């Protein structure tokens, strides 16, 4: 200094993470509807649907200066009956003749996929009214006719006949050519037919008047302008489940027609033309400029305005005209509608209004010709729903206001909360002081107004130019200015979980509801419904609906394909893309420069005008495009000569399980003959079917048939893929090497297309040993159409033909270059110094960069790049239905949509789980011991039962659990009676002296009734009860709202963190490996290095000692004393007591080992390897348990779900289940003697003695608030006796008599004594408990408690064993791996059939509708064409004839919609029903093809794949 102004995400699949991927939402727009709600003004827009039907009124007329006239109306005049008649008018004009307009303006968008439109060209193939300019003309003559007038026919519309007239109406002559035709020339020029000019000859053809005489008209001819026509390259939708179309069809010659080319039409002659670069068909669709949207490229759209096109109730038609096949013209058909005298007749809003239908849904039957513009007219003027204004709708932009400044007692009310308080609506409000847009009322008050005209000047000469005045406004008394007045008139919607700005309260409690997506809502909802409050926006908010955008979610900018979705099975090869080195010429693509064209408006820029925006004006820029045309030639085309390196060729060699025929060969298996030979063989997890005494199996011998080829053999070779494996021939095909002769881009891919193409499965024929879907039959099983096993058919094999599909997989198209390394193999080549190594082509492993979401992948790329080619675009419906093609059938190929979900997926990560693998512990098995499980009871529980049998516990982790103690109480249940501020406390406030107590009464009592009796005081009051008030009270509910505590896993060893590392991350690492441990205890090594909670230790008991102390223990020596005793004095030695101490630590030795540790009956010790025992419970798990221990939120009751009392009830009783007790007995019963604890307890409480009683226990009495006194031992041991048996066993039961507690043992205590004397003789499957002071046996004590259902619980000591060989198995647990579709974690998750509700959809006999076309009949109006007889002077016209044609009719067929009896499947649903088929090895590993079979998932055969786990085992690789 140029250039540019321009680009954002989020929610949602997981336990969690990266990726794919879809669905949502944030933005803009809108001719917009709807729902709330509304002050005003400017500018814009306003049937999107029924091209649906139309009452009303308007929307095109206009010229008397073309004509004959005079119905109205005006002047002026006469007449008189004074309201009528008549004349006249260069006032003016109705109808009627004729000119010009009517083809413009204005409305729709139905039809059209087309030269319609858009853009570029031609027109050498045309036409053009009024306009402008040039040149020349402008004479005569004729016949009608309409209108007036008569009459006539019909309701009407409207028509007929007679007379009679006019012209710029018609028609004849006259002239006339630079027009037109003909014919011969000469010039020049192009773009092929031809053009253009000239000079000649021949024919044919014109005209009208009016006038104020200026002039307007006419007529020919020529040019222009303007506007039309016609061709023409390029662009302009969707669908191949539409592949072929076409006879005037494509081209020729002639001819007709047309303004003009042209099969436009016709005749005749060729067989063409057009299609995969999409023709035909079908279906949509008026096209542009532009609009929205977007960072752009793009996608979407086609309202208003402007360009063209089309159409005017439907279809056809053609006159008129310059020009129409004509919106407000005609004819004819048709449907509707009106009118009718039934005879006949009229109509066409998609022109402004406006009705009426259709719709979600779109205005007034207004004013005016003042403005602009159009038609006539010489003009005045006349017509103009084109136009200009006003009405009506917040439809949309834009802009204005609804006040503004001060005001803290932070007022009241409202809502909140941790509530005497605080917070927030909040300066908001009230009050002060200011303003005055807007509104209201009063005055004034526009531009758009310039023409024309009239009147006057000027210059030219009487009519035009210029000027001056006069007069013209629907909108409107509007915009605007002015003054007054006074906060005065004026705010509302949506929303508040996340996305996404903005939070609390109440109600409701998977209800009502909400929801754009994730989802809220089952009683603490920020998410539903109301508040209070806050956020956004704002005269307007919002919500639907449509586009676009975010969407890189069709990718050109700018995406993928190993495993997400996606690479065709595989080659060959058309067309077609793309292609090696040099050189020539060329300029098509490519660049550049120039000229044209890309209308206007829009969009952007400057500037201006409305106060300012909208909006407008005006200039520029831009329109990225298209034609021409000049240059550039480096790329690519095209074109020419050349080249050797891509590519093939030749020589020589090697290689191989390539491919077809074809002999031939051995073992096995089978069978059949023959033989030894005897009772089983087979077969399985175990059997059984099967075979066998009519001789199997097992062996010999020899025979025959099929079908595959051990060993070699390999991650080896080949081969395009399927594939190929005994040996040989024969025939063929490839590859690599090496030579480096020869041809010269001959190359690569490769849609359609051909052809190969596993296995299964069809056809004919053949073969058939083994195998073996299907069947059968036997197990297995709750069944077993299954997995096992006996049989065994297609088939497996050959020969020819079909099928064309696989996990046809390296899930990875083909070809070509380039890009570190190491290492093994195979094939060949070369070189050797004998160490070894090169080089090519394959086949393998590892590993760098680099790519990947990661897992991988890595010269054999999933790396970097080129070139075709084939697929993908979110799941499921579905590779399914419709069609089609192709097969002989199975079936393939091709390939949806309705509908329904927010996911499905992918690869990695932590768990958790596995009928997965390794290692390791544990009374977990084994090894033992003694138990339960059978009895009979005890307690607990389910059930049942009851007025009530209160409640909870409910695998392990409920069940002699809360309850450590239910006759009342307890107590929560029931049934009855009773109170209602209540049983208790506390404040206050009144009155009182009572409450109580005693006694009588009623009643189960609780309560109530009466009678007596009843304080203290310092007089202030204290006390104490009643009475009102406020606070109650509830074992009602949720333990799924809570706290505390608790149980399990498990006293298991492990749960975690900071730093660093590594990985996108989610997490990993450390905690992993290799020893070791009871242990994540140590050790060693190690991208980890510390450290916390667990683990040990530290506390307690217990085992030995010692030290200090010695009472109520103790008692050796000392005395003392008894009938005897630690009984006394006295001792501290022992025992004990209880304080503090010692001791053990793998510390000594030996081995083994780096070590840590381990072994070793080791020494030593009282004790040895955590001595023995507890108490101690990580991080978490089970919404485990407990609202009836207690506490607590919420939510219920309040003359009851609170309380009180009486009686019942929790103790019921066909029945199952735990947990005990006590047995069955001789290791024992019974009776007799004689020992020995330890730990507890004890005041109305233990009791010594001592009487009584068989006993329970009673009456005395004594000691003891306890080392003092007292409960206080069995078992053992020593004797007798009982001799195997329902007993002297065992004690249930019942009967009587009684003791004790207690107010009270009936329902319902215990415990004594005497009778009574049941079941049980060791316990089915099955389970429990326990490793040493353990098990098992024996007593003894304590809670609780008046008393006991206690045989339970919870200490205590007494005697005191067996047994472990070891970790396969069964239980649980811990580590490391592995799979995994689980993540509420296997009590997961999850398939099919069938049943039952809804939905959409295929098929279907049949029924209805629609558009095309086809073929045959019939044929209206008209055009053309032909025509003697009829009218006409003529000109030409009737009449008839023909050919085409809208419409109709009628036949068949084919397409497309619509709907149906019945049918098939599909999706969705609530906790249905049958199985468990699939994720682990999913319990028979899984899928794929195919076949065949089965209620269903499926199951079998056959071939294939790993996308398959475990284990051996061989190879290879890396490290040492």
């Nucleotide at each position: 200094a140029c250039a540019a102004u321009g680009a954002a995400g989020a929610g949602u699949u997981u336990g969690a993470u990266c990726c794919u991927g879809g669905c949502u939402c944030a933005g803009g727009a809108u001719g917009a509807a709807c729902g709330c709600u509304a002050g005003c003004g400017g500018c814009a827009g306003g049937c999107c649907u029924a091209a649906c039907a139309c009452a009303u009124g308007c929307a095109a007329g206009u010229c008397g200066a073309g004509g004959g006239g005079u119905a109205a109306g005006g002047u002026u005049c006469a007449g008189c009956u004074u309201g009528c008649u008549g004349a006249a008018c260069a006032c003016a004009c109705g109808a009627c003749c004729g000119g010009c307009g009517c083809a413009c303006g204005g409305g729709u968008g139905a039809g059209u996929a087309a030269c319609g439109c858009g853009u570029u060209u031609g027109u050498a193939a045309u036409c053009u009214a009024c306009c402008u300019c040039u040149a020349a003309c402008u004479g005569g003559g004729g016949c009608a006719u309409a209108g007036c007038c008569c009459g006539a026919a019909g309701a009407a519309a409207u028509u007929c006949g007679g007379a009679u007239u006019a012209a710029u109406a018609c028609c004849c002559c006259a002239u006339a050519a630079c027009a037109u035709c003909a014919u011969a020339g000469a010039a020049g020029g192009g773009c092929a037919u031809c053009c253009u000019u000239u000079a000649g000859u021949g024919a044919u053809u014109a005209a009208a008047g009016c006038u104020c005489c200026g002039g307007c008209g006419g007529u020919u001819a020529g040019a222009g302008a303007u506007g039309a026509g016609c061709a023409u390259g390029c662009g302009u939708g969707u669908c191949a489940u539409u592949a072929g179309c076409u006879u005037g069809u494509u081209g020729g010659u002639g001819a007709g027609g047309u303004a003009a080319c042209g099969g436009c039409u016709c005749a005749c002659c060729a067989a063409g033309g057009c299609a995969a670069c999409g023709a035909u068909g079908a279906c949509u669709a008026g096209g542009g400029g532009g609009u929205c949207u977007g960072a752009g490229a793009g996608g979407a759209u086609g309202a208003u305005c402007c360009c063209c096109c089309a159409c005017a109730c439907u279809g056809g038609u053609a006159c008129u005209g310059a020009g129409a096949c004509a919106c407000g013209g005609a004819c004819c058909a048709g449907a509707c509608u009106c009118c009718u005298a039934c005879g006949g007749g009229a109509g066409g809003c998609a022109g402004c209004a406006g009705u009426g239908a259709g719709g979600a849904a779109u205005a007034u039957u207004g004013g005016g010709c003042a403005a602009u513009g159009g038609g006539c007219g010489a003009a005045a003027g006349c017509c103009u729903g084109a136009c200009c204004c006003a009405g009506c709708c917040a439809u949309g932009c834009c802009g204005c206001g609804u006040g503004a400044a001060g005001g803290a007692u932070g007022a009241c009310u409202g809502c909140c909360c941790u509530a005497u308080g605080g917070g927030u609506u909040g300066u908001a409000a009230a009050c002060u002081u200011c303003u005055u847009u807007u509104g209201u009322a009063a005055g004034g008050g526009a531009a758009g107004a310039a023409u024309g005209a009239u009147u006057c000047c000027u210059a030219c000469g009487u009519g035009u130019a210029g000027g001056a005045a006069u007069g013209u406004g629907a909108c409107g008394g509007u915009a605007c200015c002015u003054u007054a007045u006074g906060a005065a008139u004026a705010a509302g919607c949506a929303c508040c979980g996340g996305c996404u700005a903005a939070c609390u309260c109440c109600g409701u409690g998977c209800c009502a509801g909400c929801a754009g997506c994730c989802g809220c809502g089952g009683u603490a909802a920020u998410a539903c419904g109301g508040a209070g409050g806050g956020u956004g926006c704002a005269a307007g908010c919002g919500u639907u609906a449509u586009c676009c955008g975010g969407a890189u979610u069709u990718a050109u900018u700018g995406g993928g394909u190993u495993u997400a979705a996606a690479g065709g099975g595989u080659g060959c090869g058309u067309a077609g893309g793309c292609g090696g080195a040099a050189u020539u010429u060329u300029a098509a693509g490519u660049c550049a420069g120039u000229g044209g064209u890309g209308a206007a408006a829009u969009c952007c820029u400057g500037c201006a005008g409305c106060u300012c925006a909208a909006c407008u004006g005006u200039a520029g820029a831009a329109c990225u495009g298209c034609c021409a045309u000049u240059g550039a030639u480096a790329c690519u085309g095209a074109u020419c000569u050349u080249c050797u390196u891509g590519a093939a060729u030749u020589u020589a060699g090697u290689u191989g399980a390539g491919g077809u025929g074809g002999g031939c060969g051995g073992a096995a298996c089978g069978u059949g003959u023959a033989a030894u030979g005897u009772a089983g063989c087979g077969g399985u997890g175990a059997a059984a079917u099967g075979c066998u005494u009519a001789g199997a199996u097992a062996u010999u011998a020899c025979a025959c048939a099929g079908a595959a080829c051990a060993c070699c053999g390999a991650u080896u070779g080949c081969g395009a893929a399927g594939g190929c494996a005994g040996c040989u021939c024969a025939c063929u095909a490839a590859a690599c090497u090496a030579a480096c002769a020869u041809u010269g881009a001959c190359g690569c891919u490769g849609a359609g297309g051909c052809a190969c193409g596993a296995a299964a499965g069809c056809g004919u024929g053949g073969g058939u040993a083994g195998c073996g879907a299907a069947c059968a039959g036997g197990a297995u099983u709750a069944g077993a159409u299954a997995c096992c096993c006996u049989g065994g058919u297609a088939g497996u094999c050959c020969a020819c033909g079909c099928c064309g599909u696989a996990a046809a997989c390296g899930a990875u198209g083909a070809u070509c270059a380039c890009u570190c390394g190491c290492u093994g193999u195979u094939g060949g080549c070369a070189a050797u110094a004998c160490a070894u190594c090169g080089u090519c082509a394959g086949c393998g492993g590892c590993u760098g960069a680099g790519c990947g979401a990661a897992a991988g992948c890595a010269u054999u790329a999933a790396g970097u790049g080129a070139u075709c080619c084939a697929c993908c675009u979110g799941g499921g419906g579905a590779g399914u239905a419709c069609g089609c093609u192709c097969g002989c059938a199975a079936g393939a190929g091709u390939g949806a949509a309705a509908c329904u979900c927010a996911a499905a997926g992918g690869a990695a990560u932590u768990g958790a789980c596995g009928g997965g693998g390794g290692c390791c512990c544990g009374c977990a098995c084994a090894a033992g011991c003694g138990g339960a499980g059978g009895a009979a009871c005890a307690u607990g529980u389910g059930g049942u039962u009851u007025a009530a049998u209160u409640c909870g516990a409910u695998g392990a982790u409920a069940c002699g659990c809360g309850a450590g103690g239910a006759a009342c109480c307890u107590u929560a249940c029931c049934u009855g009676g009773g109170c209602u501020u209540a049983a208790a406390u506390g404040u206050a406030g009144a009155g009182c002296g009572a409450c109580g107590g005693a006694c009588c009464g009623g009643g189960a009592a609780a309560c109530u009734g009466g009678u007596c009796u009843u304080u203290c005081u310092u007089c202030g009051g204290a006390c104490g009860a009643u009475c009102u008030a406020c606070a109650a009270g509830g074992u009602g509910c949720u333990g799924c709202a809570u706290g505390g505590c608790u149980g399990u896993c498990g006293u298991c060893a492990g749960c975690u963190c900071g730093u660093g590392c590594c990985g996108u991350g989610a997490g990993g690492u450390g905690u992993c490996g290799g020893g070791u441990u009871a242990a994540g205890u140590c050790c060693c090594a190690u991208a980890a290095c510390g450290a916390g909670c667990g683990c040990a230790a530290c506390c307690c008991c217990u085992a030995u000692c010692g030290u200090u102390a010695g009472u109520u223990g103790c008692c050796a020596g000392c005395g003392g004393a008894u009938a005897a005793u630690g009984c006394c004095g006295g001792g501290g030695a022992c025992u004990c007591u209880a304080a503090c101490g010692a001791a053990a630590c793998u510390g000594c030795c030996g081995g083994u080992g780096u070590a840590a540790a381990c072994c070793g009956a080791g020494a030593g010790g009282a004790a040895g390897g955590u001595g023995g025992g507890g108490a101690u419970g990580a991080c978490g798990u089970c919404a485990a348990g407990u609202c009836a221990g207690c506490a607590c939120g919420g939510c219920c009751c309040u003359u009851a779900u609170g309380u009180c009392c009486a009686g019942g009830g929790c103790u019921a009783c066909a029945c199952a289940c735990g947990u005990g007790u006590u047995a069955c007995a001789a290791u024992g019963g019974a009776c007799g003697g004689u020992a020995c604890a330890a730990a507890g307890g004890g005041c109305a409480g233990c009791u010594a003695c001592c009487u009584g009683g068989u006993g329970a226990c009673a009456g005395g009495a004594u000691g003891c608030u306890a080392a003092u006194c007292u409960c206080u031992a069995a078992a053992a041991c020593c004797g007798u006796u009982c001799u195997c048996a329902g007993u002297u066993c065992g004690g249930a039961u019942u009967g009587a008599a009684g003791u004790c507690u207690g107010c009270a043992a009936c329902u319902c205590g215990a415990c004594u004594u005497c009778a009574u004397g049941a079941a049980g003789u060791u316990g089915g499957a099955u389970u429990c408990g326990c490793u040493a002071g353990u098990a098992a046996u024996c007593g003894c004590g304590u809670a609780u408690c008046a008393g006991c259902a206690a045989c339970g619980a919870c200490g205590c000591g007494g005697u005191g064993a067996a047994u472990a060989c070891g970790u396969u198995c069964c239980c649980g647990g811990g580590c490391c791996u592995u799979g995994u579709a689980c993540a509420c974690a296997c009590c997961g998750c999850c398939c099919g059939u069938c049943a039952a509700g809804c939905c959409a959809u295929g098929g279907a006999a049949g029924c209805c509708u629609g558009g095309g076309g086809u073929a045959c009949c019939u044929g209206a109006a008209g055009u053309c064409c032909g025509u003697a007889a009829c009218c006409g002077u003529a000109a030409g016209g009737a009449g008839c004839g023909g050919c085409c044609u809208a419409g109709g009719g009628u036949a068949a067929a084919a397409c497309a919609a619509g709907u149906a009896a019945c049918u098939g499947g599909g999706g969705c649903u609530a906790a249905g029903u049958c199985g468990u088929a699939a994720c682990a090895a999913g319990g028979u590993a899984g899928c794929c093809g195919u076949a065949c079979c089965g209620g269903a998932a499926g199951g079998u055969g056959u071939g294939g794949c790993u996308g398959g786990a475990a284990c051996a085992c061989c190879u290879c690789c890396u490290u040492u």